The RNA shown here (small-subunit ribosomal RNA) has 1381 nucleotides and comes from an uncultured bacterium. Model confidence (mean pLDDT): 86 of 100. It matches the Rfam family "Bacterial small subunit ribosomal RNA".

[in-house]
């Protein structure tokens, strides 16, 4: 080092695919079993044979390996003796729990090995060996009970249940066989299909529980996949063996190797998961006597914040509160004692050094003790010495050093502890939900600053919690999901009283078990803790065992109160048949009769002179029951109405008798079960799905009409549904009443009415209820059982299955998607919803617009510009109550830049200014002349310049504001504060009854009161008194004038003013409620608000306006300031509003002649007078205005002319000629005159304004204003028509009533169709897993069979050989893969 031979390799270690099973837990059972190696107790260890490896010659093969021949050896292998005993067989006998155990005796079977030491050779001794018990471990088998899911798996099963024999195991069994029976599981869930290892325990929870089974323990099952024995005390055996199969390697192509789900490592897959260390020092484990050898079992170190746990990044002082850095307008504040800077400490770190404990003992020495022996080697107990250390020079120590080495993550809308800036501008992006972000973002980015946490933190995924959101603890079903359509019963669940028995359940003792660990309480070890260790209680579970009887249970024996008969009476459209009847209706057939008749909003189709309809008389058909009729009746529901007769359910009642718990509910099941639908016959007036025609309509496959077929109607059979509803299961029992009503009953003078009992409404208390409600007929309090529900949408589908003839029914999903769907109730809004009631709201009138021509704003378009704003209503003769320069805010060219203005500092110059010239469009720029005030003599005003803060924008945002205005609306509303009421949102007051112009008033009232609004104080106007009279006025008196309040004079009057009176429903009358008020009348200037004004609640409408002004922000600064000069705002194919003038005889034109009111003037009215046809012009009296002046009002009226006509109407346009106002009238003014003389003949649809001194008409007047007016304000002559009424349009107020609206009907919302896409179902078909059955083919193997080859031991024989036995081989049977259907 090979071999033989022993004993190990069945532990130790890995996974968790299989497996829903005695596989696991848990508790028994084995009288049905095994057990190596330890323990113990009995009893042996005798005497012999043959052989085979290694070895040696040798073949064969690429290898792997194989095969022949010769020889040897054992504790390997095989006969023979012997048996304490031990196994068969069969006997007796005792316990006993079945193959248990004991005792007597019979036949038969069954054994071994030897090695070391020590010897006085006698023998001992010590490891073996063998045969038997018994112990201890450990296995095997069986059983009770417990732990997933889908019933859209309801039936399943042939060794299948069981029996006898018999095989076969260690062993019980149908575990196999062969024969007999025909039975065994299953709704307490069998069968299948699906997932899944199982438990101690871990997670989360207050608990019940719900998740989970990775580490550690313990059990099972697997070892590339399926199948097999084989060896062995144990395997059907991870690192053995055979076969089959796929896959890898090798290969000389003939054949071989091979299985990390052991450590470590590799490659793939993936969001992810580690070192190819180190040691047998320590524990364990195997083998040896032992040294020792093997152990990737462990022990250990490496890697990763993956997790727990401690530790630390530093500690005191330090305010000019530095610096930067953020915010802030600035003051300031905030980052802060924070930092620097000072003094201090060294855990940590670095660096030297020292250095545990984890090793106890093992061989060996020595030392005591003990049992036995004759001794010795040994045997047993024990003391000391005594080798060994991976981790590791580790833990811990000890000196230097020196704040030295050491902080980061998330988050700041709300939920939540913690906010400022700036970026950005529905962008980028957040986002767990709710939601942010469209020019002010605490919510995105950032940055300051704060918050939490902290060697982490923050996300993602997972599970419990919250979730009373499957609810046992601890939910619901009228309307929110939810009562089965309605009975009858099966199983099952629940069940009255009394007495006794039993002891399943229940109670309570005790034994046993509930491993360990972990959890929990206590104590102890590491410097604490994490970690451990010791110890004590728990483990509510199961077994077994003693006791107790109250309740359930179960058994016996009664009892009447639940049920329930019978016997007396009642009501009733309850059911089924059969007969009957009248009215109606249509058809038929006569008569009469004659032009229509139906029928609708209105009409057509229809129908009629071939005689309808109307009317009589006759007949005939089929349904269908008028009035009684009734929140009246009955029936379990559906549902039941005509009378009568016949069968038949059920119900109520009353008083005795009777059975004696006979009951309640009820999964499945059976059975009815509207309408409509089916099938097969009949029937078939009426009415009527489809269907046809006729109207409507934009269009009507509809509502309306005319007809019409199924159908509806009987009879037999399906169908099984529905807002099958009380949207309320069933049955019992308890809980205030009131009042109507069906049917009974007791009292009661038979009246009223009381009482009851069974039914039926309404209202209501307590008490439920989210409100609404419910309310002895429950939605109240229990109780029993049954059904059913878990966000909308998909969906009552689909699919599978049952039912059906068929239509469809039953049962009944899930992919996806959504952030909600829903239920009561509340305020508003709204309605082609009611009631009531107003407004020139619409009707009755009158004048208009739209039509023409012209102003005049807009929109369009054009323009360099045509500045800018208003845009239904509520924008458009609006801002503007005056655009030729100017205004002006545009557009072109021309200039300025501290600036055209404002304020302040410094420094300079002195005047700004006027005037004149010169350039030039001007602005500006030069020149020339002329020209300061105070001053304390420093300097100041005031001006230019320069400088540097700053001016300025009509630039943008009206949706960042403020103020002001429109408009709902001169509508009658809009609130409050207490009180009540309600869980609340809010109601209540404010609603009702009447009344007003009104929430004005009155009455009532849970509501009393109050504010804001109405109405009144205020102004103008009418009446009047009373003062005052000038510039007004003028009757008496006087004077005067041609004439005239002209002048004296007066206050009378008219009038002016300023102060009062007057009306207030105060009187009468009536109506009303005795009220408020309301009709009528008086009286009165005025009469119910006398007439207008002025005033406009709480809001609406992001309404208008950033161009009156104010203003926040954002923009422009040699411009988007500002200064000039022209030009535009006047533009013109159109299109609108708003008005002027017309279209004419109620009028034009000419002539003459009356009468107003309110205003307004000094850079102004402007008279007499003169000129002009006029527009005006010349003059200037008077007048700061009751005093002069604008200022002769016009229509009216009187007279004349036109005469119906594009005119004597109408005046656009254009020509010429002028006036006036301005620096200037071309672009672009108004105005005279002369000429011109257009459209137009009273205006479609459409629309507008007006209710009395109003509409129409009619002309003055006045602001702006140099001039401009058909526009805007205002004034005053003339001076009407009509309102029956409120259906109807409109808007509006109040009370109701429906609502899926609440940016509130200009809401909200539904379907189909386009395009993409996701998801699901169907599809002709196709394609893959799984299982299942039948059959083929059938490895390896056990088994069984064998006439076939081969063969040492034993036996027989001297041999040969021969038998017993064995191996191979052959053949069967079962069998994996595999084929086929």
């Nucleotide at each position: 080092g090979a071999g033989u031979g022993g004993c190990g390799a069945a532990c130790g270690g890995g996974u968790g695919a299989g497996u829903a099973a005695c596989a696991c837990g848990u508790a028994g059972g084995u009288g049905a079993u095994c057990u190596g190696c330890c323990c113990u107790g009995g009893g042996g260890u005798u005497g012999g044979g043959g052989a085979u490896a290694g070895c040696c010659u040798g073949u064969g093969g690429a290898a792997a390996c194989a095969c022949a021949g010769g020889g040897u050896a054992a504790u390997a292998c095989c006969g023979g003796a012997u048996a304490c005993g031990u196994c068969c067989u069969g006997u007796a006998c005792a316990c006993u729990g079945u193959g248990g155990u004991g005792u007597a005796g019979a036949g038969g079977g069954c054994a071994a090995a030897g090695a070391g030491g020590c010897u006085a050779c006698g023998g001992c001794c010590u490891c073996g060996c063998c045969c038997c018990g018994g112990g201890a471990u450990g296995a095997g088998c069986c059983u009770g009970c417990g732990g997933c899911g889908c019933a859209u798996u309801a039936g399943c099963u042939a060794g299948u249940u069981g029996g006898u024999a018999g095989g076969g195991u260690a062993a019980a069994g149908g575990c196999c066989u062969a024969c007999c029976a025909a039975g065994g599981c299953g709704a307490c869930g069998a069968u299948g299909c699906g997932u899944a290892g199982c438990c101690g325990g871990c997670c989360u929870g207050a608990g019940a529980g719900g998740g989970u089974g990775g580490a550690c323990g313990g059990c099972c099952a697997c070892a590339c996949u399926g199948g097999g024995a084989c060896u062995g005390a144990g395997a059907u055996a991870c690192g053995g063996c055979c076969c089959a199969g796929a896959c890898u390697c090798c290969u000389a192509c003939g054949g071989g190797a091979g299985g990390c789900a052991g450590c470590a490592g590799c490659u793939a897959a993936g969001a992810a998961u580690c070192u190819u260390c180190c040691g047998c020092a320590a524990u364990g484990g195997a083998c040896g006597a032992a040294a020792g050898u093997c152990u990737g079992a462990c022990g250990g170190a490496g890697c990763g914040a993956c997790g727990c746990c401690g530790c630390g990044u530093g500690g005191g002082c330090g305010a000019u509160g530095a610096a930067g850095g953020c915010c802030g307008a600035a003051a300031g504040g905030u980052u802060g004692u924070a930092a620097a800077g000072u003094c201090c400490u060294u855990u940590u770190c670095u660096g030297c050094c020292u250095g545990a404990g984890g090793a106890a003992u093992a061989a060996a020495c020595u030392g005591g003790g003990g049992a036995g022996g004759g001794a010795a080697u040994g045997c047993c107990c024990u003391g000391g010495u005594g080798a060994u250390g991976a981790c590791g020079g580790u833990a811990a120590g000890g000196c230097a050093g020196g704040a030295a080495u050491a902080a980061g993550c998330c988050c700041c809308g709300g939920c939540c502890a913690a906010u400022u800036a700036c970026g950005u501008g529905c962008c980028a992006g957040c986002g767990g939900c709710c939601g942010c972000g469209g020019u002010a973002a605490c919510a995105c980015g950032u940055a300051u600053g704060g918050g939490g946490c902290g060697a982490g933190c923050g996300u993602u995924g997972u599970u419990c919690g919250g979730a009373a959101u499957u609810a046992u603890u601890g939910g619901g079903c009228g309307u929110a999901a939810a009562g089965g359509g309605c009975g009858c019963g099966u199983a099952g669940g629940c069940g009255g009283c009394u007495u006794u028995g039993c002891a399943a359940g229940c109670c309570u003792g005790g034994c046993g078990u509930g491993a360990a660990a972990g959890a929990u309480c206590a104590c102890a070890g590491c410097u604490u803790a994490a970690c451990u260790g010791u110890g004590g209680g728990c483990a509510c579970g199961c077994g077994c065992u003693g006791g107790g009887a109250a309740c359930u249970g179960c058994g016996a024996a009664g009892c009447u109160u639940g049920a329930g008969u019978u016997c007396u009476g009642g009501a009733g459209g309850g059911g089924g048949a059969g007969c009957u009847g009248g009215a109606a209706u249509u058809c038929c057939a006569g008569g009469u009769g004659u032009a229509g008749g139906g029928g609708u909003g209105a009409a057509a189709u229809c129908u009629g002179u071939a005689g309808a309809u109307a009317u009589c008389u006759g007949g005939a058909a089929g349904a269908a029951c008028a009035c009684c009729g009734g929140u009246g009746g009955c029936g379990a529901a559906g549902g039941c109405g005509a009378g009568c007769u016949c069968c038949u359910g059920g119900c109520c009642a009353u008083g005795a008798a009777c059975u004696g718990a006979c009951g309640c509910u009820g999964a499945g099941g059976c059975g009815c079960g509207a309408a409509a639908g089916c099938g097969u016959g009949g029937g078939g007036a009426g009415c009527g799905a489809a269907c046809a025609g006729g109207a409507u309509u934009a269009g009507a496959u509809a509502c309306c009409c005319u007809g019409g077929u199924a159908g509806u109607c009987c009879a037999c059979g399906c169908c099984g549904u529905a807002a099958a509803c009380g949207a309320u299961g069933u049955g019992c029992a308890c809980u205030a009443g009131g009042u109507g009503u069906u049917g009974g009953g007791u009292c009661g003078u038979u009246a009223a009415g009381a009482c009851u009992c069974a039914g039926u409404g309404c209202c209501g208390c307590a008490g439920c209820u989210a409100a609404c409600g419910c309310g002895u007929u429950a939605a109240g309090u229990g109780c029993a059982c049954c059904g059913c529900c878990u966000g909308g949408g998909g969906a009552g589908u689909a699919u599978g299955c049952c039912c059906g003839c068929a239509a469809g029914g039953g049962u009944g999903a899930a992919a996806c998607u959504c952030a909600a769907a829903g239920g009561a109730a509340u305020u508003g809004a709204c309605g082609g919803g009611g009631g009531c009631c107003c407004g020139c709201a619409c009707a009755a009138g009158c004048g208009g617009u739209g039509g023409a021509g012209c102003a005049u704003g807009u929109g369009g378009u054009u323009u360099a510009a045509u500045u800018c704003g208003a845009u239904g209503a509520u924008a458009c003769g609006c801002g503007a109550g005056g655009a030729a320069c100017c205004u002006u805010a545009c557009c072109a060219g021309g200039g300025c830049u501290u600036g055209a203005c404002a304020u302040a500092u410094a420094c300079u110059a002195g005047a700004c200014g006027g005037u004149c010239g010169u350039a030039g469009a001007g602005a500006u720029a030069c020149g020339g002349c002329u020209u300061c005030c105070c001053u304390u003599c420093g300097g100041g005003g005031c001006u230019g310049g320069u400088a540097u803060a700053c001016a300025g924008g009509u630039g943008c945002u009206g949706c960042a504001u403020g103020g002001c205005u429109g408009u709902c609306g001169u509508c009658a509303g809009c609130u409050c504060g207490u009180g009540c009421c309600g869980u609340g949102a809010g109601g209540u007051g404010u609603u009702g009854g009447g009344u007003u112009a009104a929430g004005u008033c009155c009455c009532g009232c849970a509501a009393c009161g109050a504010g804001c609004g109405c109405a009144a104080c205020c102004c103008c106007u009418g009446c009047u008194g009373u003062c005052u009279g000038u510039u007004g006025c003028u009757a008496c008196c006087a004077g005067g004038u041609a004439a005239u309040g002209c002048u004296g004079a007066g206050g009378a009057c008219u009038c002016a003013g300023a102060c009062g009176g007057a009306a207030c429903u105060g009187c009468c009358g009536g109506u009303g409620a005795c009220a408020a008020a309301c009709c009528g009348g008086a009286g009165g200037a005025a009469g119910g608000u006398g007439g207008g004004g002025a005033c406009g609640a709480c809001g609406u409408c992001a309404a208008g306006u950033c161009a009156u002004c104010a203003u926040g922000g954002c923009c422009c600064u040699u411009a988007u300031g500002u200064c000039c000069u022209g030009g535009g705002c006047u533009a013109c194919a159109c299109a609108c509003g708003u008005g002027c003038u017309a279209c004419a005889a109620u009028g034009g034109c000419c002539g003459g002649u009356a009468c107003a009111g309110a205003g307004c003037g000094c850079u102004g009215c402007g008279a007499u007078a003169c000129c002009g046809c006029g527009a005006g012009g010349u003059g200037g009296a008077g007048c700061a205005a009751a005093u002069c002046g604008c200022c002769g009002a016009a229509a009216a009226c009187c007279g004349g002319u036109c005469u119906c006509a594009g005119u004597u109407c109408g005046g656009a346009u254009u020509g010429g000629a002028g006036u006036c106002u301005g620096a200037a009238a071309c672009c672009c003014g108004a105005c005279u005159c002369c000429a011109u003389g257009a459209a137009g003949g009273u205006g479609g649809a459409a629309u507008c304004g007006u209710u009395a001194g109003u509409a129409a008409u009619c002309g003055c007047g006045c602001a702006u204003c140099a001039g401009c007016a058909u526009g805007g304000c205002g004034c005053g002559g003339u001076g009407a028509a009509u309102a029956c009424g409120u259906u109807c349009c409109c808007g509006g107020g109040c009370c109701u009533u429906g609502u899926a609206c609440a940016c509130a009907c200009c809401g909200c919302c539904c379907g189909u169709c386009a395009c993409a896409c996701c998801a699901c179902c169907c599809g002709a078909g196709u394609u893959g897993g799984g299982g299942g059955u039948a059959c083929c083919c059938g490895a390896a193997g056990u088994c069984g069979u064998u006439u076939g080859u081969c063969c040492a031991a034993c036996c027989a024989g001297c041999a040969a050989u021969g038998g017993a036995g064995g191996a191979c081989g052959g053949c069967g049977c079962c069998g994996a893969a595999g084929g086929u259907a």